Predicted 3D model of a 71-nucleotide RNA (transfer RNA) from a Lachnospiraceae bacterium. It was read from a public genome assembly. Its Rfam family is "tRNA". Its family is annotated with triplet codon-amino acid adaptor activity in the Gene Ontology.
[in-house]
RNA sequence: GCAGGCUUAGUUUAUCGGUAAAACGUUGGCUUCCCAAGCCGAGGAGACGGGUUCGACUCCCGCAGCCUGCU
Repeated sequence: GCAGGCUUAGUUUAUCGGUAAAACGUUGGCUUCCCAAGCCGAGGAGACGGGUUCGACUCCCGCAGCCUGCU
């Protein structure tokens, strides 16, 4: 330099055009003499910039980072 893949919550993973789900973690409550465990809630996310579309995490282009292969 070329090609391919990946990027979603604090962490690990789903979803693949129609308002993004779960586990752990955080936090409020219940329970308990206290703690832990358990139960019921709450908050929290599509790397970034454009395009297509009524509608984009999803399709297209560019770009950044990481990984792999080739040279």